This is a predicted structure of a 1516-nucleotide RNA (small-subunit ribosomal RNA) from an uncultured prokaryote. Rfam family: Bacterial small subunit ribosomal RNA. The RNAcentral record of the sequence draws on ENA.
RNA sequence: GAUUAGAGUUUGAUCCUGGCUCAGAUUGAACGCUGGCGGUAUGCUUAACACAUGCAAGGCGAACGGUAACAGGAGAGAGCUUGUUGCUAGCAGGCGUCGAGUGUCGGACGGGUGAGUAAUGCAUAGGAAUCUACCUAGUAGCGGGGGACAACCUGGUGAAAACCAGGCUAAUACCGCAUAAUCCCUACGGGGCAAAGCAGGGGACCUUCGGGCCUUGCACUAUUAGAUGAGCCUAUGUCGGAUUAGCUAGUUGGUAAGGUAAUGGCUUACCAAGGCGACGAUCCUUAGCUGGUUUGAGAGGACGAUCAGCCACACUGGGACUGAGACACGGCCCAGACUCCUACGGGAGGCAGCAGUGGGGAAUAUUGGACAAUGGGCGCAAGCCUGAUCCAGCAAUACCGCGUGUGUGAAGAAGGCCUUAGGGUUGUAAAGCACUUUCAGUAGGGACGAACAGGAUGAGAUUAAUACUCUCGUCCACUGACGUUACUCGCAGAAGAAGCACCGGCUAACUCCGUGCCAGCAGCCGCGGUAAUACGGAGGGUGCAAGCGUUAAUCGGAAUUACUGGGCGUAAAGCGCGCGUAGGCGGGUUGUUAAGUUGGAUGUGAAAGCCCCGGGCUUAACCUGGGAACUGCAUACAAUACUGUUCAACUAGAGUGCAGCAGAGGAAGGUGGAAUUCCAGGUGUAGCGGUGAAAUGCGUAGAUAUCUGGAGGAACAUCAGUGGCGAAGGCGACCUUCUGGGCUGACACUGACGCUCAUGUACGAAAGCGUGGGGAGCAAACAGGAUUAGAUACCCUGGUGGUCCACGCCGUAAACGAUGUCAACUAGCUGAUGGGAGGAUCUGCCUCUUAGUAGCGUAGGUAACGCGAUAAGUUGACCGCCUGGGGAGUACGGCCGCAAGGUUGAAACUCAAAGGAAUUGACGGGGACCCGCACAAGCGGUGGAGCAUGAGGUUUAAUUCGAUGCAACGCGAAGAACCUUACCUGGCCUUGACAUCUGUGGAACUUGGUAGAAAUAGAUUGGUGCCUUCGGGAACACAGUGACAGGUGCUGCAUGGCUGUCGUCAGCUCGUGUCGUGAGAUGUUGGGUUAAGUCCCGCAACGAGCGCAACCCUUGUCCUUAGUUGCCAGCACGUAAUGGUGGGAACUCUAAGGAGACGGCCGGUGACAAACCGGAGGAAGGUGGGGAUGACGUCAAGUCAUCAUGGCACUUAUGGGAUGGGCUACACACGUGCUACAAUGGCAAGUACAGAGGGUCGCAAACUCGCGAGAGUAAGCUAAUCCCACAAAGCUUGUCUUAGUCCGGAUUGGAGUCUGCAACUCGACUCCAUGAAGUCGGAAUCGCUAGUAAUCGUAGAUCAGAAUGCUACGGUGAAUACGUUCCCGGGCCUUGUACACACCGCCCGUCACACCAUGGGAGUGGGUUGCAAAAGAAGUGGGUAGCUUAACAAUGGGGAGGUCGCUCACCACUUUGUGAUUCAUGACUGGGGUGAAGUCGUAACAAGGUAGCCGUAAAU
Repeated sequence: GAUUAGAGUUUGAUCCUGGCUCAGAUUGAACGCUGGCGGUAUGCUUAACACAUGCAAGGCGAACGGUAACAGGAGAGAGCUUGUUGCUAGCAGGCGUCGAGUGUCGGACGGGUGAGUAAUGCAUAGGAAUCUACCUAGUAGCGGGGGACAACCUGGUGAAAACCAGGCUAAUACCGCAUAAUCCCUACGGGGCAAAGCAGGGGACCUUCGGGCCUUGCACUAUUAGAUGAGCCUAUGUCGGAUUAGCUAGUUGGUAAGGUAAUGGCUUACCAAGGCGACGAUCCUUAGCUGGUUUGAGAGGACGAUCAGCCACACUGGGACUGAGACACGGCCCAGACUCCUACGGGAGGCAGCAGUGGGGAAUAUUGGACAAUGGGCGCAAGCCUGAUCCAGCAAUACCGCGUGUGUGAAGAAGGCCUUAGGGUUGUAAAGCACUUUCAGUAGGGACGAACAGGAUGAGAUUAAUACUCUCGUCCACUGACGUUACUCGCAGAAGAAGCACCGGCUAACUCCGUGCCAGCAGCCGCGGUAAUACGGAGGGUGCAAGCGUUAAUCGGAAUUACUGGGCGUAAAGCGCGCGUAGGCGGGUUGUUAAGUUGGAUGUGAAAGCCCCGGGCUUAACCUGGGAACUGCAUACAAUACUGUUCAACUAGAGUGCAGCAGAGGAAGGUGGAAUUCCAGGUGUAGCGGUGAAAUGCGUAGAUAUCUGGAGGAACAUCAGUGGCGAAGGCGACCUUCUGGGCUGACACUGACGCUCAUGUACGAAAGCGUGGGGAGCAAACAGGAUUAGAUACCCUGGUGGUCCACGCCGUAAACGAUGUCAACUAGCUGAUGGGAGGAUCUGCCUCUUAGUAGCGUAGGUAACGCGAUAAGUUGACCGCCUGGGGAGUACGGCCGCAAGGUUGAAACUCAAAGGAAUUGACGGGGACCCGCACAAGCGGUGGAGCAUGAGGUUUAAUUCGAUGCAACGCGAAGAACCUUACCUGGCCUUGACAUCUGUGGAACUUGGUAGAAAUAGAUUGGUGCCUUCGGGAACACAGUGACAGGUGCUGCAUGGCUGUCGUCAGCUCGUGUCGUGAGAUGUUGGGUUAAGUCCCGCAACGAGCGCAACCCUUGUCCUUAGUUGCCAGCACGUAAUGGUGGGAACUCUAAGGAGACGGCCGGUGACAAACCGGAGGAAGGUGGGGAUGACGUCAAGUCAUCAUGGCACUUAUGGGAUGGGCUACACACGUGCUACAAUGGCAAGUACAGAGGGUCGCAAACUCGCGAGAGUAAGCUAAUCCCACAAAGCUUGUCUUAGUCCGGAUUGGAGUCUGCAACUCGACUCCAUGAAGUCGGAAUCGCUAGUAAUCGUAGAUCAGAAUGCUACGGUGAAUACGUUCCCGGGCCUUGUACACACCGCCCGUCACACCAUGGGAGUGGGUUGCAAAAGAAGUGGGUAGCUUAACAAUGGGGAGGUCGCUCACCACUUUGUGAUUCAUGACUGGGGUGAAGUCGUAACAAGGUAGCCGUAAAU
C1' cells in the first nucleotide's frame, strides 16, 4: 500500500444447530428470439470411428553412366524440290535441360493427436560412466591400385503387382594395399586403424594435347576442443480406494563373463537370502505432465482448449534393418481385423498432416490463394519443394470500439391503456421547424509490410596473380498472395441500421382484461379452486444492449472438511472400561553440536502470461521495450535464544523402603438364623383362594387355619446413610485363609525412570449357547379363567426353560455424569466419610490440613437449559469421534462366533427440511384451589297415548326459500282460503307494473254493456280541469325511439349493518421502567378476601384504559305537594241498594319531588388490614328483589329472502300482468307443546277476591229472539268516567265410589252461526249424536333455590276471519340444598406435551393397488487379469556335419569370411485347463421409497389411558 458484504427457507412466534436455494465471476460452449459496421482472437470437448478425391518431402547434372520427353540448333549427311533466316523424316549428347537409374544429403525436423502411462512419465534441484550428422576453431592428411552391380540390351513367367536368367558399363558406390599420431588396444616389449573427388582460374615448366602442375572454393579422411542435440542415474514433489495387507524368485546383493555409445540383473553362470510395506507395498478405478487458465481478500479449490516446454502414439500387436540420430505418421518384414482390385492363382491400403466425406453428437469452418514475408530441406548458386507459414473465406463463438442522429418543439394533437368520468399516462415522445453526415453507399487518390539475391563498379581479404571467390560501399533494373488493402478526399440524403429478458419476496420495475387447482408458472419459498401485481394477452415500467435470455459446467458466497478458520452434556459426534507397543509430547542446570530455526550472498527458477512504467495501431481490445515478481530448490558462509543430538550433575514429576488407617474390593473353604414351599403326625370343620367384580384352581379321599418334627434350595430384614470400596461391569449375614488397590505421617533412597496411546491384549450387567449338577421361591414360552367388538395383552389360577453351582463360549446395554485420560491455574458457604496436627473449660468443643463424596453459589464461558476447584471456566499434551433427514447401522465383502449374532460398513433413490433449548397458548382418562340448578337433596315434567305445531324423509307439475350439536326444529312467520307468494300449470306483455331524459297530440277521469277463467280486447256515456308575469309551467294519460328499467337470480367463503354463542364468565390490555440475545416476562404472580383483576398486605415495579361495581328503570317503607274521571274517616242529605249527592283532603290510590341502607353502631375472629361471623335498631342488611346494560376476542357461526352493497350471469326473460293449483300431500322416524289417564278428581248448584291491558273502519252496556254459536235494535265511551269484563282455581253444598267409568275426549255423521268477492281442496265456533287410544309411561333426558317451582285464570300484538304458539298480568303457593367425591361447563396457578387447523390434534405398522431404484437368485453373455501348459510367424543372437560364394593371394589347390538352408534360445497372434475380478442380464424372491380421501386395528406423544426407553430371548 492493497484486501474480507449478504439474503430466502424448519416455528403460532424465538434463539441456535443444520442442510437446500439465490445474488458474483468465468467458458473452445450449446439452444431460443433478434441482428448495422469494424478490429483482434478462437473454432470436433463426442467415435484413438471409417475414409472417396487432391495436395502435405524432396533436392542435387558442380558425384556418375547416360539422355526417354522438351527446346534450340553448332556439325555431317538423306528425301521432297528450292523452304532464301531450313519444309519433312531420320542421325548426332558437343551444348541447354532432364524422365527413369547408380550415388549422396534430407524423409528422426516441421505438422497432428492424447489412446496408453500413477511412473521406463512430468516438475524442481543435482550427478557421472556416454554419443553427437550438418556448424565453429585447431592440428595432420587427401598416395597408389582393383573387381563388380544397376540403368541399358536379349530371353522368359504373370491378369496385375512384380519377378527370374544371361550379357555390357561409370562414379564422391564398393574393396584391398601404402602412410599415420596428440587416436585406439597393450602383458608396456609392442601392435592396429583412413580418405574422393568436382568446379573456377592460371604465369612459368612438362605433355601422349586428354592433361599434368600451381592456386582458390566446395567436398573427403583422422583427431582435439567447442556449440547444439540426445541417452543414463539420484533426491524431493506428483488423484482416489484398506469393503486391496501382505508383495517379490532375476526377486535383493556379490563375483565373473557377455552386451551397450554409456552405468547397471540389462543378460547369463555361480554364491548369499535378501529387498519393499501401516511414512500405505501389492492390487483396482481414473488420468498425458508442466509453464499456466479460472475463481478466491488470502490460504485454498477446479481445470490443463488456443500459445510454449517435455512425454507418448501413428489401423491393432510384435520385430528388427538403415542411419550421427528411429525400433521410424505419409519406410521395411510378420501376424490380426477391416476396405479395395483380381483372370481366384495372387496382390494393394492406412487423413490422430491440410481441405473434404460419411457416422456419432446439443455442437465446431473452405475439397480457397501464395511461397511476397518468416522459417525449413537440398544445392556453389540461380533455384526447386514446403496445406510449416503468411493471407483470404465461414461463424455475434469471445473480447474491444463505433453507429442507429442533434437542437428546438404544448394544441400537452391523434391513437392506445387506465379512470373515482374530473382526469391521468404513453409524452418533447411524435408531427412541425432548424441543423449534422461518423458508419454503410457511390466516384477518385493511395502507403508500410521489400530486406535480400542478381547485374555493373570501387576498396579490402585470399593468391605467384591485376583470374576466380568472399566482405563492405555506390549505382542500375526487378520481386506483393493479401489487394477493388489500411488511410484520405468529393457527392447525396435523416436518409440503410434495436432487440431481448424481467416486473409476488429474495430483486430494480404495476395496472387492466381473459382463465377458474383448468390451462399453466416455478431457482428457493411457493402461485392458480370467479375480483391472480406469481398463469396467458395488453398498456406502462425496470435492466442490459447488437445483443439478450435459458441450459450445462467450475470457483465463490460455504467458517458447509474449519492450516489460516469448526465442533462432540441435551442439536451429528467421548470407544463399556483398563493395561500397553509403535508414534506424538515431555521437569530445572552447565557445556557440546548446528539437524530444525534465523540472516545476508551465489546459482537456478525458459519464453509467453499476471503486475508496474513506457512505446505503436485515431482509442480500446491487441502488439511491443524495460522492470518487478516467480512466495521454490540447491550450494557455501554466518548466528545459537528456542526445539533436537550428546556429556555431566540436580530433585519439585514418578517410584521404592518404614510405621499406621478405613473399607459390601477380589478368590476359596466353612458356619448361622428368619421366611416361603414340601413331607410326616396332632387338633379341627366347610370352606379356602383370588378380583374392580368373578371364574379357572384347592377342599368332606378333611383343605384353609393352628401345633410339633423333618427335608431342601435360594436370598441375607433391622444396622443402611445423595455412607464405603472398585478401572468399569459391579460388590451387602457371620468366621477363617490367600490376595489387589487407596489414604495418612515422618524420614531415607533411585534420579525424569513421565503423560497419552493407532494396531494389540485383559476384564466386561442381563439375556442367550454348550457339558454336567441343582431346583425352594419367582417365572419367558405354554395352558386355563376373565375382560373385550376382538384380546394371540394388561388382571387371575397354574406352569417349563431360565434364575443357582462348576467349567467353557458370547462381547452387547439409555454399558449414562448421555460429560475420554493426564497436568496446572481461577471467590466463597454448607453437609457428611477416611486419616493427620494444634488449642481448650479435655468423653462431647473450636481451629487448621489432606484424600474422596454431596448441596448451593461468584467471576467466567453457554443457543438456552444448565456448569461452576469433582467445570461444560482459563490453558497445555495425546487419543477417539462428527459433517442435513430418510434409505441404514441395512446390503455386499472381510474378520470373529457352536449358534443367536457381533464388528467393520456403503450406494441407488427420495425430501426441504430433520433437530436442540426456551416462549405463548391449547389440551391431558396430570395436580392444587374456586364457582355455576353442574352433581347431590327435592318438586314437576319429556320419552308411552290422542291431538296441535315445526322440521327430516318420501311423494308431487309444485309441495318456494332460508335456519342444522349445545347456539336449527310453536325458528324467519306478531297469524298461507284469494291476496300474502317468492313455487307449479296452461294463457298473455316486451322501454315494460316502477324511475329519469326526449318527442307528439290530448285534461285526468268516468257510465253501463259484449267476448273471455281473468289479464285483456272491441265498442260506448259523461267530462274539457289547475297555476300564470300570458311566453309558458306543473300533474296525469297514450304511442314511438333508445339510453335504460327490473329481479325474493348466484356468491354471508368478496362485504356493511344487525344478531346468536362462550357469558353477566371476570377477565382483556396499554404507557414508562426493569429482566431476558430473543420470542417474551414482570405489572396481572404470592398471602388473605370477595359475587367480582372486589378490596387489603407484600413485591422491580409505578400508573392507566376497556370490563366488575355504581349512576338508569321498576318494586318494597315513610314524608311533602296536588285532589279528577280516583278515594270517603268524620259531618249532612238521599236510596231497595250503590261516593248516588253536598262536602271533605284524613286514608287508599294516582304521579311528581324527597327521605331511607352506608358494614353506619355493638361484640368476636383476623395481621392494629381488607374482610368475615353474630347482634341491635329498621319497612328493608350486607350487590334488598327484578330489569336494562354483554370487555378483548372465538366460531370464514347466521342473514345477499328486512335493508344496503362489490362482482358475476339473465334482458320477447331468471323481468311483468292474470286464472287455477301448491306451500295444508303421508308408509315412516324426531323436536316443542296441549289434553288426559281421574276422587287433592269429574259433574251440578250457590258464593268471594285481581292485576295489567285494549277500544271510533272500534269496544259495545241494557232490552228482545235463539238450547247455543249468535242475531236484531241501541245508551255510553276518543276512555282512572263508558265498554270488552262473569276472573278462575278457592269456599259452601249435593252427586259419582274405582269402572275404560257421570274419567278421557279423538274420530265420524247430521244440523247450524260468523267473517269474507269466495270457507271444495283449506277457517273458527255452536248444537245433537258418535265415544278411539289412554289406567302415570323402557333406555334415556329437561326445568326449577322463593313469592321461585307447581297450579289457576286474565289481557295484548298480528288480524276481515282463523292460537294448544308468543308476549304480558295477577291469584293460590310448596319441598330441598349434608356437601363438592363424581358427571357437565367455566376461572386462576402449576406440571407434561412429538399438539399450534391447537385432542374432532398428532401419529405407527401390516394388508390391497400403481410406479421407481436396489439386494439375493438356478444361471447366461461380455471385459480385464493370475497360475500351469500348448503354440511358435517375422526378426535378432548362437550353432552348423548341407548347397553356394566377384574383390585377397594366386601353382593344381586353398583359406579368413559371407549369402542361402537347417537347427537352438527368446518371442507376438492364437489355443487349453483352472482361478480371481468387474459389467450387463435372469424365472422367482426380499426388504426400501413415493403415491388419491382404500382396509384393519390404535403402538407412541398427556400418568396417551399397562410410564416410556435400551440390550436380549421367545411367540405370532